A computed fold for a 437-nucleotide RNA from a Planctomycetota bacterium, annotated as Bacterial RNase P class A. The sequence was found by an Rfam model in a public genome assembly. The prediction has a mean pLDDT of 75. Lineage of the source: Bacteria > Pseudomonadati > Planctomycetota. The model forms 94% of the base pairs in the Rfam consensus.
RNA sequence: GGAGGGGAUCGGAUGACCGUCGGCCGGGAGAGUCCGACCGGAGCCCGUGAGGGCCACCGGCAGGGAAUGCCCCGGCGGGAGGAAAGUCCGGGCUCCAGAGGGCGCGAUGGUGGGUAACGCCCACCGGCCGUGAGGCCAGGGACAGUGCCACAGAAAACAGACCGCCGGCAGGUUCGCCUGCCGGUAAGGGUGAAACGGUGAGGUAAGAGCUCACCAGCGGACCGGGUGACCGGUCCGGCUUGGUAAACCCCAUCGGGAGCAAGGCCAAGCAGGAAUGAGACCGGCCCUCGGGCCGGCGCGAAACGGCCCGUUUCGCACCCACUUCCGGGUCGGCUGCUGGAGACGCCGGGCAACCGGCGUCCUAGAGAAAUGGUCAUCGCCGCGCUCCUCGCAAGAGGGCCGCGGAACAAAACCCGGCUUACAGGUCCGCUCCAUCC
Numbered sequence: 001g002g003a004g005g006g007g008a009u010c011g012g013a014u015g016a017c018c019g020u021c022g023g024c025c026g027g028g029a030g031a032g033u034c035c036g037a038c039c040g041g042a043g044c045c046c047g048u049g050a051g052g053g054c055c056a057c058c059g060g061c062a063g064g065g066a067a068u069g070c071c072c073c074g075g076c077g078g079g080a081g082g083a084a085a086g087u088c089c090g091g092g093c094u095c096c097a098g099a100g101g102g103c104g105c106g107a108u109g110g111u112g113g114g115u116a117a118c119g120c121c122c123a124c125c126g127g128c129c130g131u132g133a134g135g136c137c138a139g140g141g142a143c144a145g146u147g148c149c150a151c152a153g154a155a156a157a158c159a160g161a162c163c164g165c166c167g168g169c170a171g172g173u174u175c176g177c178c179u180g181c182c183g184g185u186a187a188g189g190g191u192g193a194a195a196c197g198g199u200g201a202g203g204u205a206a207g208a209g210c211u212c213a214c215c216a217g218c219g220g221a222c223c224g225g226g227u228g229a230c231c232g233g234u235c236c237g238g239c240u241u242g243g244u245a246a247a248c249c250c251c252a253u254c255g256g257g258a259g260c261a262a263g264g265c266c267a268a269g270c271a272g273g274a275a276u277g278a279g280a281c282c283g284g285c286c287c288u289c290g291g292g293c294c295g296g297c298g299c300g301a302a303a304c305g306g307c308c309c310g311u312u313u314c315g316c317a318c319c320c321a322c323u324u325c326c327g328g329g330u331c332g333g334c335u336g337c338u339g340g341a342g343a344c345g346c347c348g349g350g351c352a353a354c355c356g357g358c359g360u361c362c363u364a365g366a367g368a369a370a371u372g373g374u375c376a377u378c379g380c381c382g383c384g385c386u387c388c389u390c391g392c393a394a395g396a397g398g399g400c401c402g403c404g405g406a407a408c409a410a411a412a413c414c415c416g417g418c419u420u421a422c423a424g425g426u427c428c429g430c431u432c433c434a435u436c437c
Base pairs, nucleotide, nucleotide: 001433002432003431004430006428007427008426009425010424012378013377014376015375016374017373018372020079021078023076024075025074026073027072028071035064038060039059040058041057043054044053045052046051081408085419086418088417089416090415091414092413093259094258095257096256100309101308102307103306105255106254107253108252109251110124111123112122113121114120125139126137127136128135129134140250141249145248146247147244148243149242162189163188164185165184166183167182168181169180170179171178172177197215198214199213200212201211202210216240218237219236220235221234222233223232224231225230263335264334265333266332272326273325274324275323277322279297281296282295283294284293285292286291298316299315300314301313302312303311342361343360344359345358346357347356348355349354380405381404382403383402384401386399387398388397389396390395
């Protein structure tokens, strides 16, 4: 100097003017409304009467004096993201029930950690790719069973003989061999993604793990390292038994369902109709003798999203109530709705993910959807002209002026991830190549 690979981060800034949404503070209006000792009136009660007592109501009046919401004015401060996106995972939270068991269904899949949890993150193991830094893997099981492997090829799971090689018999022969039949063979060639271990030697009629040496694989025994997945080593052995499970399946682990349009409160409004079901059971207490309450057993129905069991609740009569179906009304307002498994800084532990301690901070809550518009300056990027420096050159860096540009994109209950999109810029470490010292 060039080329790579990993991680983090910014993705405009400042000021002015106009506009917009929440929060906090002060003031105004509401309003001298309401409250209010006391006085008077009416009314009511007591008293033969004078009179006494009470007070919802009405009037007067000393003194004191509101509050919430809406509205108006002023001040202070705040207002979209690294992905807010996809709706793909996991939760917090709400309701069903107070969430049990089983089947089904679905998801994950090496080991050990992290986390509230995960299908996420970290480290390691194994395999593959790369010179390397690094990257990728839907990474348990093919000896539980079923299925599939096109075409080509003799043959694609216990198979197979197309060309071949060898032996025997018969015939022919130009004496090289050829043809037919029988038997042996799978070492050579061919086909294919893949052909039932590889190399070498011996052996054989020709061959074959037929035998032997080494290697790979599989099985077994033992030793060492490691928490573990696994790694390394020694010995023995029949000699050797494809692939595919993001095919069905088996194994291990996990999973109740629905979701903020969940739910809660207030206001308003309407219109009801039909159907079904189950003991006039037993015991106790109360009672105005009509009946009511409690318990037990039996039965029916319901309890949210597939089924079964269990559990709970309601009901078991002539009115009603529970349950089922049809139909009607309300589509208004408030709340849920933002202080968190929170962020930042420092210290400690850990290879790391992350955990612990201390301190500081509060950073949108709209409700058809606000956070914007204009101007100026600076910054960033690109192009053009010109000048300077280094350099033989190529080229690199810097200054002035002019023109143009600025990516992906928008909270809606909240959080942890993953995936996808992104003009341009900055920082940190690592790897390789060339050259020079």